[in-house]
RNA sequence: AAACUUAAGAGUUUGAUCCUGGCUCAGAGCGAACGCUGGCGGCAGGCUUAACACAUGCAAGUCGAACGAGAAGCUAGACUUCGGUUUAGUGGAAAGUGGCAGACGGGUGAGUAACGCGUGGGAAUCUACCUUUGAGUGGGGAAUAACAACUAGAAAUGGUUGCUAAUACCGCAUACACCUUACGAGGGAAAGGCUUCGGCCGCUCUUAGAUGAGCCCGCGUACGAUUAGUUUGUUGGUAAGGUAAAGGCUUACCAAGACUACGAUCGUUAGCUGGUUUGAGAGGAUGAUCAGCCACACUGGGACUGAGACACGGCCCAGACUCCUACGGGAGGCAGCAGUGGGGAAUAUUGGACAAUGGGCGAAAGCCUGAUCCAGCCAUGCCGCGUGAGUGAAGAAGGCCUUAGGGUUGUAAAACUCUUUCGGCAGGGAAGAUAAUGACGGUACCUGCAGAAGAAGCUCCGGCUAACUCCGUGCCAGCAGCCGCGGUAAUACGGAGGGGGCAAGCGUUGCUCGGAAUUACUGGGCGUAAAGCGAGCGUAGGCGGUUAAUCAAGUUGGUGGUGAAAGCCCAGAGCUUAACUCUGGAACUGCCAUCAAAACUGGUUGGCUAGAGAUUGGUAGAGGAAAAUGGAAUUCCUAGUGUAGAGGUGAAAUUCGUAGAUAUUGGGAAGAACACCAGUGGCGAAGGCGAUUUUCUGGGCCAAUUCUGACGCUGAGGUUCGAAAGCGUGGGUAGCAAACAGGAUUAGAUACCCUGGUAGUCCACGCCGUAAACGAUGAGUGCUAGACGUCGGAAAUUUAUUUUCGGUGUCGUAGUUAACGCAUUAAGCACUCCGCCUGGGGAGUACGGUCGCAAGAUUAAAACUCAAAGGAAUUGACGGGGGCCCGCACAAGCGGUGGAGCAUGUGGUUUAAUUCGACGCAACGCGAAGAACCUUACCAGCUUUUGACAUGCUAGGUCGCGGAUUUUAGAGAUAAAGUCCUUCAGUUCGGCUGGACCUAGUACAGGUGCUGCAUGGCUGUCGUCAGCUCGUGUCGUGAGAUGUUGGGUUAAGUCCCGCAACGAGCGCAACCCCUGUCCUUAGUUGCUACCGAUUCGGUCGAGCACUCUAGGGAAACUGCCGGUGAUAAACCGGAGGAAGGCGGGGAUGACGUCAAGUCCUCAUGGCCCUUACAGGCUGGGCUACACACGUGCUACAAUGGCGUCUACAAUGGGUUGCAAUAAGGCAACUUAAAGCUAAUCCUUAAAAGACGUCUCAGUUCGGAUUGUACUCUGCAACUCGAGUACAUGAAGUUGGAAUCGCUAGUAAUCGCGGAUCAGAACGCCGCGGUGAAUACGUUCCCGGGCCUUGUACACACCGCCCGUCACACCAUGGGAGUUGGUUUUACCCGAAGGCGAUGUGCUAACUUCGGAGGCAGUCGACCACGGUAAGGUCAGCGACUGGGGUGAAGUCGUAACAAGGUAGCCGUAGGGGAACCUGUGGCUGGAUCACCUCCUUU
Repeated sequence: AAACUUAAGAGUUUGAUCCUGGCUCAGAGCGAACGCUGGCGGCAGGCUUAACACAUGCAAGUCGAACGAGAAGCUAGACUUCGGUUUAGUGGAAAGUGGCAGACGGGUGAGUAACGCGUGGGAAUCUACCUUUGAGUGGGGAAUAACAACUAGAAAUGGUUGCUAAUACCGCAUACACCUUACGAGGGAAAGGCUUCGGCCGCUCUUAGAUGAGCCCGCGUACGAUUAGUUUGUUGGUAAGGUAAAGGCUUACCAAGACUACGAUCGUUAGCUGGUUUGAGAGGAUGAUCAGCCACACUGGGACUGAGACACGGCCCAGACUCCUACGGGAGGCAGCAGUGGGGAAUAUUGGACAAUGGGCGAAAGCCUGAUCCAGCCAUGCCGCGUGAGUGAAGAAGGCCUUAGGGUUGUAAAACUCUUUCGGCAGGGAAGAUAAUGACGGUACCUGCAGAAGAAGCUCCGGCUAACUCCGUGCCAGCAGCCGCGGUAAUACGGAGGGGGCAAGCGUUGCUCGGAAUUACUGGGCGUAAAGCGAGCGUAGGCGGUUAAUCAAGUUGGUGGUGAAAGCCCAGAGCUUAACUCUGGAACUGCCAUCAAAACUGGUUGGCUAGAGAUUGGUAGAGGAAAAUGGAAUUCCUAGUGUAGAGGUGAAAUUCGUAGAUAUUGGGAAGAACACCAGUGGCGAAGGCGAUUUUCUGGGCCAAUUCUGACGCUGAGGUUCGAAAGCGUGGGUAGCAAACAGGAUUAGAUACCCUGGUAGUCCACGCCGUAAACGAUGAGUGCUAGACGUCGGAAAUUUAUUUUCGGUGUCGUAGUUAACGCAUUAAGCACUCCGCCUGGGGAGUACGGUCGCAAGAUUAAAACUCAAAGGAAUUGACGGGGGCCCGCACAAGCGGUGGAGCAUGUGGUUUAAUUCGACGCAACGCGAAGAACCUUACCAGCUUUUGACAUGCUAGGUCGCGGAUUUUAGAGAUAAAGUCCUUCAGUUCGGCUGGACCUAGUACAGGUGCUGCAUGGCUGUCGUCAGCUCGUGUCGUGAGAUGUUGGGUUAAGUCCCGCAACGAGCGCAACCCCUGUCCUUAGUUGCUACCGAUUCGGUCGAGCACUCUAGGGAAACUGCCGGUGAUAAACCGGAGGAAGGCGGGGAUGACGUCAAGUCCUCAUGGCCCUUACAGGCUGGGCUACACACGUGCUACAAUGGCGUCUACAAUGGGUUGCAAUAAGGCAACUUAAAGCUAAUCCUUAAAAGACGUCUCAGUUCGGAUUGUACUCUGCAACUCGAGUACAUGAAGUUGGAAUCGCUAGUAAUCGCGGAUCAGAACGCCGCGGUGAAUACGUUCCCGGGCCUUGUACACACCGCCCGUCACACCAUGGGAGUUGGUUUUACCCGAAGGCGAUGUGCUAACUUCGGAGGCAGUCGACCACGGUAAGGUCAGCGACUGGGGUGAAGUCGUAACAAGGUAGCCGUAGGGGAACCUGUGGCUGGAUCACCUCCUUU
């Protein structure tokens, strides 16, 4: 010098956002356990459970220098029968008397919530051994164990008699000091031993100390109030006793106290501390190892001995248990060290040594010591080391992946060159010990040798969280800490490869702290998220204006004491390092004492007036209580008038009425409520209060000065008030009206609606004590811009205002808030006090307590369960919400469909198959622009297997290929055998090359098999609707908003104006095509005005004017005028014009939605089949037929049918074709055949029109069906084609509910053409002819767009969601009882024991001979265990029963969310299968419309 160094977040509620809020994770730690694995060493640690029971051994002895006696052995002597015996000495075992120690050391944590512990003090104490002071140690006595003899008993253990010693025991003497004291006095000691004779060790009394112990006190030291009162030696005093010592410690008496909301008592839990762990800290959790204290020693009680115990390895008694027993009686206590059983997820050796440290005894040697030191076992933890190092690309092999190229494992391996830590073997070998003595231990350490040799696993890889692929599996198996993965392409399951992390360990589980500011002291909140008591008064408590003095409790500073050691921290040191250990320091944030200061808080004292209160004078008011009075209305009664209805509803009915209702008039009765005034006006603490008058009474406000002098604020408990409903007693009852009854509605309707109607509503008295009792906002004080209303008072003045005090409102600045919002009436800034909250559900429930007549209120949990529940705001979507607008959406019209027959498609049914797909709009004359075979995918049968088709390779063969054709078998495919035609290119003339074909083999082909929910592409639909977005800026914490909203306008997000927006993109529009007018260019195959010819036909010459054709242009733009509008955009009207406001039509389809459709057009991932799910063929089927639906055709007739005559198109098509024309046939058609590869030739228009007929009928309508005969196509018309002729002549007479299309060249009606196609349209796609009616208008239906509003929806209303019932499981309440624990009270019993009493037994020391004392006995009170009875409390079980929770697809309804279809909710009461319904009062946390008030702007 240093001792300080230190604070991270993430996932999960939503479509997204912000917030609130819980759950979960990442960190550290552990006496741990479990799974897999395991080389070495050091240092530590090791029954957390049964204070359960213990076999065996050891754990406390020692002293002969206190004492008597003295075994074995040894020495010497004597005797000897040589076996031995005996004497003396030595020796000292075992036991005994005696002393000291067994109160330490060691174990455990059951009990204990306590002066037990921690900390700091205190006075009324004791303390062996040790140190110290002073003094003494004289003289006597009586016993007793051992021992011996006898004796009881199985044993344990004794009994009797006799002998003996002491540092054992007892007197006497002495007493400086000591103790007691009444101050006179009185009392009480001792022990010797050893000796080298120097002394040493002892003993007694005493002084002081040290050490240890006892006692008292302040403060601190769990939870529960669902434990609120406890206590009788209890609290105090006096006296006595008792103790080492104060003290109710004990007893007697006296007094009635003592403790408690600052939590007594009771219950539950727990040894306390230094510390340990976590944390930035404050805190939290914990109390293993080490250390201090306490408590305990089988359970309970008790004392003895002793300096010290009420004694772990001592005693007595009781109890349980175990053992021995001869049944009489005895013995025992591992929570000492090992060890055993048991319990448990789980915790070690029946080891060595006293060598060290320490303890006991001893003078000492020494003995004892499971204290201790060591060793053993265990990865239980911490620390260290190793399992090799270098070079090494052919980037080996193998594995895995692959886009098939490669990539990766990977310098990794191999290979080459080195090293030898650890381990192994061998040799040496400590310190620990000062003379000796070493369990550890031949250990640590050192040296040498061999050889890469013996030494790597565990877990994870979806996010959090570092690390990715393949295969398998297919909501299965499984994973999971949270969110969540898995239903055929799983980085989430299992395996593999690869990768990440840690490493002799790694994961999992459990527990603690952290993160969690998630109990908030540091450091949170309460309008709507959980949270302000319904409101006042007020006790305790908390807090408190101004000034002066003083005290010094809090406060601050200095000093002193203490805060054990260890630990943490710092600096060093020692083990090779580290862990570990040692030395010194710092720290121990605390407590106590003392000195000082006096600002602040506090105490005391004295002043002050700004708070508070009082006084005087005014003033407003639905403030409260009582009494009296009033009018309108309803109902009833009565009387009159009067007649058939009234009433009620969405519509009705129940109901009333000819016995006279309703209506109306007069009179009367009764009860309840008080229109207008009336107002975000007033009053009150809140609930609440509304006619008028009177009486009594509370509070407020204003003005003025005078008085008191902090008298104040808040307020746990407490107490009072407290809507409605409800309860009790007695009244009252007009209206209204739970329950109830009836009528409706409905699927039902225990409802909504209607008709009745009882409690109740009203009054008096008494209960209840709750509401959305709300401003969802506790009370008080101060401060912080304003503006505009309104109520009450006062003042001023210029008479219109201004100022001020107190209320009551709206808007708004700063500020605040998660946002919404609040904003001088705060939810702002501060202070004081109270109440309350801590995830959702269970539950404001159960149990218990209190209150209540009851209903019930209040206080108030837990198990279990979920990962959310919730607030505000955002974007959508939706609404049986609102506003605006549009559309053949409605309306106005025209024509249909739905009825009939037929055609066609679908469903269903049938079938061997009736192939498949499409299913509201947006499937159903759709794929299919055309199923007899083919098509064809389906079925039956037959048949082929490198294949009907593609490419490559290998081997062999042929030279072409190909075409035509005959015969046989067959249903055919196919198989077998022939005939004819044709003759590739090059060539070296060889099948040699190219090429082609055949056969065999191999890769592969093939699949209309599956998945349109793996996909591409294409398509439908909303919708040709007007929308959908972006950049920058701005606003918002953010999701987002703005722009895009608003005022106009448009077909249009079209345009204009305004605007925190300015611009832009995709859409709209325009550009494109057709059509409508004109011009121009060009005229053949088109056309024909003029001229000519003519066979009279634009036929020919001629012409290109016209029509037409097809290229190019022009033209239309609100351009012009008027009006409206805002001077705009635009709209209305007009002119001109072929066309006028988008001229008409088409093509064109934004961002997206529907997991819409299509794997059967095509393409394609994955899966599946491969002698078949592939290929070929014949036949059948797709065409079936009780039925239902869609789309069409033809009709039902006279606006028509039939017959005759007759006119006018356009788009198209045509050589496997269209076919004129002629002929035949009644006709379909056939025969012959010109022309045309097309503005050239061909391909009949019909309706309309004219005339005639039919005359309203199942017809001269209608044409189905059926028969016969034919035609055509085609290999083939049976299943199953179209057409023709003759005959037949169904249904049908205009179509129920419902429903479709269409706004002008449209509907309607009429025919014509085309694609497909051999043939086969009533369908589809086109074409032209004729050619209407209606639109007032936007209330309603449907769809859509914009704005706004509500929302519990976001899979977005086909949403969400509630309750009963049924089933399964789980925890829990009640429960007749039953079992056990604990505790209280009363009583009984009363062991051992000490105490007290007694003195009848026995008795060595002393004796004054009386006795004292002692021992034994007896009695008494106390008292453990035990018993009886009655309670309290806790826990277990419990038939049955109550609700609760959870559970992919159960039942019944639809209560809530939108105005949720009856607005919802709160309290209360009744009712009901259920959600719920109804009454009554309240709330807005109700939509919509209207009115009122207020605000903002002008």

The prediction has a mean pLDDT of 84. Predicted 3D model of a 1498-nucleotide RNA (small-subunit ribosomal RNA) from an Alphaproteobacteria bacterium. Lineage of the source: Bacteria > Pseudomonadati > Pseudomonadota > Alphaproteobacteria. Rfam family: Bacterial small subunit ribosomal RNA. Rfam links the family to the GO terms ribosome and structural constituent of ribosome.